[in-house]
RNA sequence: UGACGCCAAGGGCAAACCCGCGCGAAAGCCGGGGGCGCAAAGCCACGGGCCUUCGGUCGAAAGACCAUGGUAGCCGAGCUGCCGGA
Repeated sequence: UGACGCCAAGGGCAAACCCGCGCGAAAGCCGGGGGCGCAAAGCCACGGGCCUUCGGUCGAAAGACCAUGGUAGCCGAGCUGCCGGA
């Protein structure tokens, strides 16, 4: 330096769920508690998937379709990083 994670140490993150006269049209996010798990569960919506539809288009209506909104703890690409020689 690369690949690897069957060792150890110091730590890190935080699912469900609960709370908040929190933000948002919603999906979801944020804060506190919690801890299922995670060696990139650090960053990034570029490709695919999935969720949502304020608004827009179509429609007589019912409704259908569309992210510019989300999701990195769905997968891939990209960027960065701690410890170790079992």
This is a predicted structure of an 86-nucleotide RNA (c-di-GMP-I riboswitch aptamer) from a Victivallales bacterium.
The organism belongs to Victivallales, within Bacteria.
The model forms 95% of the base pairs in the Rfam consensus.
The coordinates come from a structure-prediction model, not an experiment, and the mean pLDDT is 89.